[in-house]
Context: one part of a larger RNA
RNA sequence: GGACGAAUGCUGGCGGUGUGCUUCACACAUGCAAGUCGAACGAGGUAGCAAUACCUAGUGGCGGACGGGUGAGUAACGCGUGGGAAUCUGCCUUAAGAUGGGGGAUAGCUAGCCGAAAGGCUAAUUAAUACCGCAUAUGUAUAUAUCGCGACAGUUUUAUAUAUAAAAGUAGCAAUACGUCUUAAGAUGAGCCCGCGUACGAUUAGCUAGUUGGUAGGGUAAAAGCCUACCAAGGCGACGAUCGUUAGGUGGUCCGAGAGGAUGAUCACCCACAAUGGAACUGAGACACGGUCCAUACUCCUACGGGAGGCAGCAGUGGGGAAUUUUACGCAAUGGGCGAAAGCCUGACGUAGCGACACCGCGUGAACGAAGAAGCCUUUUGGGGUGUAAAGUUCUGUCGGCUGGGAAGAAAAAAAUGACGGUACCAGCAAAGGAAGCAUCGGCUAACUACGUGCCAGCAGCCGCGGUAAGACGUAGGAUGCAAGCAUUGUCC
Numbered sequence: 001g002g003a004c005g006a007a008u009g010c011u012g013g014c015g016g017u018g019u020g021c022u023u024c025a026c027a028c029a030u031g032c033a034a035g036u037c038g039a040a041c042g043a044g045g046u047a048g049c050a051a052u053a054c055c056u057a058g059u060g061g062c063g064g065a066c067g068g069g070u071g072a073g074u075a076a077c078g079c080g081u082g083g084g085a086a087u088c089u090g091c092c093u094u095a096a097g098a099u100g101g102g103g104g105a106u107a108g109c110u111a112g113c114c115g116a117a118a119g120g121c122u123a124a125u126u127a128a129u130a131c132c133g134c135a136u137a138u139g140u141a142u143a144u145a146u147c148g149c150g151a152c153a154g155u156u157u158u159a160u161a162u163a164u165a166a167a168a169g170u171a172g173c174a175a176u177a178c179g180u181c182u183u184a185a186g187a188u189g190a191g192c193c194c195g196c197g198u199a200c201g202a203u204u205a206g207c208u209a210g211u212u213g214g215u216a217g218g219g220u221a222a223a224a225g226c227c228u229a230c231c232a233a234g235g236c237g238a239c240g241a242u243c244g245u246u247a248g249g250u251g252g253u254c255c256g257a258g259a260g261g262a263u264g265a266u267c268a269c270c271c272a273c274a275a276u277g278g279a280a281c282u283g284a285g286a287c288a289c290g291g292u293c294c295a296u297a298c299u300c301c302u303a304c305g306g307g308a309g310g311c312a313g314c315a316g317u318g319g320g321g322a323a324u325u326u327u328a329c330g331c332a333a334u335g336g337g338c339g340a341a342a343g344c345c346u347g348a349c350g351u352a353g354c355g356a357c358a359c360c361g362c363g364u365g366a367a368c369g370a371a372g373a374a375g376c377c378u379u380u381u382g383g384g385g386u387g388u389a390a391a392g393u394u395c396u397g398u399c400g401g402c403u404g405g406g407a408a409g410a411a412a413a414a415a416a417u418g419a420c421g422g423u424a425c426c427a428g429c430a431a432a433g434g435a436a437g438c439a440u441c442g443g444c445u446a447a448c449u450a451c452g453u454g455c456c457a458g459c460a461g462c463c464g465c466g467g468u469a470a471g472a473c474g475u476a477g478g479a480u481g482c483a484a485g486c487a488u489u490g491u492c493c
Base pairs, nucleotide, nucleotide: 001493002492003491004490006489007488008487009486010485013362014361015360016359017358018357019355020354021320026318027317028316030315031314032313035062036061037060040059041058043056044055045054046053047052069273070272071271078198079197080196081195082194083193084192087190088189092186093185094184095183096182097181098180099179100134102132103131110123111122112121113120114119139164140163141162142161143160144159145158148155149154169178170177171176199245200244201243206236207235208234211233212232213231214230215229216228217227218226248270249269250268251267252263253262254261255260275296276295277294278293279292298309299308300307301306326352328351329350330349334348335346336345337344338343365395366394367393368392375386376385377384378383399434401429402428403427404426405425409420437482438481439480440479441478442463443462444461448477449476450475451474452473458465459464
C1' cells in the first nucleotide's frame, strides 16, 4: 500500500447492486417448510324433486433419496485430475411383441369392548391399477449338444429341455388417449477399481493376525478377505509406515510484476452429517433432516398404568459472544412434486423489511460580490489571518417534498393472470430551503501559532515529548488529508 462475512469510537442526506452467527454440531416456545391423484377403489357426506355437481377419513399409486441446512467427523480413492471393468438405473426417448382366464382376503363402514391419553382388541361385511395361483415365452437364466475363433482361460452361432410375465385397467357414444407387462438399445443418474497430486510433527521407528496371498464355499446389482473354513507366511516402512496434532476438498478468493504466499464467507461441483450411538425395513434409488426400531442423555404430558419430542429448513427465543436481520408478502415469474386437465402444494424461489457491513453513483448549490463588514484568533499595536468566505444581487432545481400520469417483467391466435407496486420512470409545482463530518498538524509525513500545565496531568506506530517561554500534553484560532464517511483495533499478503 492492498484486502475483509469484520468489530469499536465519533458522525450520518439519498439511491443501486451485493452481503449479514466467523463464537456453543448449545437448548429450543409458536407458526409455516411435502404433498398430490375421485380419470385406480369401495364407502360416507353436502346441495338438489331428480339428472347431476361437489367434498374426503380409508385402501391404492407416484413423490417424501429432490429441493433446503450445517461442516461435527474425515489426512481418506474424501477431493482434484486422468484412466478402467466386473455393475445397476424409477420417470424420459427409440424399437419390437403382449395385455388370456381365475381365486382368496383386507382397511374403511357397522356392532360391541378396553384405555386418562397415545392408541388398541373382537365379530360381521366389501372394492380395486392392492394381493395370489394358472395359460402363453420374443427374451432372460441354467443344463446338454453343436459351429467358428483362440496357446489356455474363454467367447460366439444354432438346436433341445427346464424355470420365469401382465392391470380382461381407467376416461370417452366411439375413434382414441393414458396406463400395465416382457425384451433390446439410448439418455441421465449412481455404485466399484487404479496411476498421479493433496497439512504439520522423527522430542512418533518400527507397524500388521483377516494381517498378505492361495484354494473352496458364501455373499453383492457388481470385482474383491467383502465374509467363512483350510493352507502358506506373508504385507507395509527413512521415497517416512505406525502413532499424534490439526483440517471438509475443489473451482475459486485476497495479496504479489511474477515466482509464490495466505485462504476456502457468499456463488458452483463433490463429500460427510441430521440430539448421541447402533440397526435394518420399504424402494429404481436410503441404511433415509421434518420415516421405522433399539439404547442413552435431556425436555414435556399423565388419571402414575403409560405416552410424546428432536429448527445443522424459514422466521423467531434464550444462552454464548467484540459481533451478524423480519415470528413480513407472494406463488405473478423461474424451477420442483402430483394430476389427463383444471389445479393443489412449494419459508426452493421471487420480493419487500432491518444494518454505511462492502462496492458504485449522486447531493449538501452556481455566478457575481470589498484591498476586504462584524465577530473570533494573533500582533513588533502599524498590522496580519479567517476571507469572496459571509451579507447582498442574479440564477439553477439534482436528491428530498407535493400533484398528475404510469410501465416492462406475461406467456405461439384470442381472453384471463403482477407479490414487488401506484414501485421504476415521465411531466408539473414550490423552495437555497431539509442534507458534513472525522482524523491529523516534532521527524518519518501534507499541515503552526497563542494560552493553560510544569517529569504533573498526559501523549506515543518508531525515534521520543512534558522538570516555567512545550510547533509533541489540554483548549482555541488557523492549516492539511480524506469525505457520508473518518479514525482505531484485529487478521492475511
This is a predicted structure of a 493-nucleotide part of an RNA (small-subunit ribosomal RNA, 5' domain) from a Candidatus Melainabacteria bacterium. It was read from a public genome assembly. Its mean pLDDT, the model's own confidence on a scale to 100, is 86.